[in-house]
Molecule: transfer RNA
Organism: uncultured Akkermansia sp.
RNA sequence: GGAUGGGUGGCAGAGUGGUUGAAUGCAGCGGUCUUGAAAACCGCCGAAGGGUAACCUUCCGUGGGUUCGAAUCCCACCCCAUCCG
Numbered sequence: 001g002g003a004u005g006g007g008u009g010g011c012a013g014a015g016u017g018g019u020u021g022a023a024u025g026c027a028g029c030g031g032u033c034u035u036g037a038a039a040a041c042c043g044c045c046g047a048a049g050g051g052u053a054a055c056c057u058u059c060c061g062u063g064g065g066u067u068c069g070a071a072u073c074c075c076a077c078c079c080c081a082u083c084c085g
Base pairs, nucleotide, nucleotide: 001084002083003082004081005080006079007078010026011025012024018068028044029043030042031041032040046059047058048057049056050055061077062076063075064074065073
């Protein structure tokens, strides 16, 4: 330099055009149980900005494009893995 695959809450990871901040697991918080803990079970739980609060807005690597509608399709770039030279 080229080819292929990938980048999604703190971590892993599903979702491949339609009420998606988004399943599930782990982690975290609260509770039940226990002499106490662990385990198990129940509930909750992304971030940033604004607001006294209720609540509102934005965010799927970054920036554009297509579309009524994009995490999902297209383009460029960045990063990671494997392979080729």